This is a predicted structure of a 77-nucleotide RNA (c-di-GMP-I riboswitch aptamer) from uncultured Nitrospira sp. The RNAcentral record of the sequence draws on MGnify. Model confidence (mean pLDDT): 85 of 100.
């Protein structure tokens, strides 16, 4: 970052399966994405749980919510 070219990745549904949930896997599917590659450090939010009951704590997600680290394919003019 092109009206390129090659190749990735996969929302919503369904179906299995896994979890108190939140959500995660696999298969189909394809809404999108140039980091929709990785890493929960910061916010943000989501869910569980505790009690002191709230600008709380504790656990667990969420990388397709945002910033931040960190790798990286293609490439004209």
């Nucleotide at each position: 970052g092109a009206u390129a070219a090659a190749g990735g990745c996969g929302a919503a549904c369904a179906c299995g399966u896994u979890g108190c949930a939140a959500g995660g896997c696999g298969u189909g599917g394809g809404c999108g994405c140039a980091a929709a590659g990785c890493c929960a450090c910061g916010g943000g939010u989501c869910a569980g749980a505790g009690c002191u009951g709230g600008u709380c704590u504790c656990u667990g997600g969420u990388a397709g919510c945002c910033g931040g680290g960190u790798u990286g394919c293609c490439g004209a003019a």